[in-house]
A computed fold for a 99-nucleotide RNA from a Gemmatimonadaceae bacterium, annotated as c-di-GMP-I riboswitch aptamer. Model confidence (mean pLDDT): 84 of 100.
C1' cells in the first nucleotide's frame, strides 16, 4: 500500500415526537431532541414499499311529476411520471488504527 474485519481513539449521522415552511398525498428541508447506525456518506440501477394530482374503470347515490340517456359530484378500484437508500441487493467514495 491494497483487500477483508472492527478493540480502542478523535469524532460524525440523527428516529420517534414538537414548531415552522413546501406539497394533492406519501414525503423532503430547517430547528429542537437522541431510538439507533462502522458507512444512517451519496446514487433511484435493479427488486420491495408508501402516496395517488393526472389518467382509465365500475355498481349505487345525488338534480324536475315519472322514466331513459348526457354532463357533474360524492364512492370503490387500478394506475407513477411521485416518495422512499435508517427497506434489500447493487454503484460510487470514505475517518481512525489494535488483534
Nucleotide at each position: 500500500c491494497c483487500g477483508a474485519a472492527g478493540a480502542a481513539c478523535c469524532g460524525g449521522c440523527a428516529a420517534a415526537c414538537c414548531c415552522g415552511c413546501c406539497g394533492a398525498a406519501a414525503g423532503a428541508c430547517g430547528g429542537g431532541g437522541a431510538c439507533g447506525c462502522a458507512a444512517a456518506g451519496c446514487c433511484a440501477c435493479g427488486u420491495g414499499g408508501c402516496u395517488g394530482u393526472c389518467g382509465c374503470a365500475g355498481a349505487g347515490u345525488c338534480u324536475g311529476g315519472a322514466g331513459c340517456a348526457u354532463c357533474g359530484a360524492c364512492c370503490u378500484g387500478c394506475u407513477a411520471c411521485g416518495c422512499u437508500c435508517g427497506a434489500c441487493g447493487g454503484g460510487c467514495u470514505a475517518c481512525c488504527g489494535a488483534a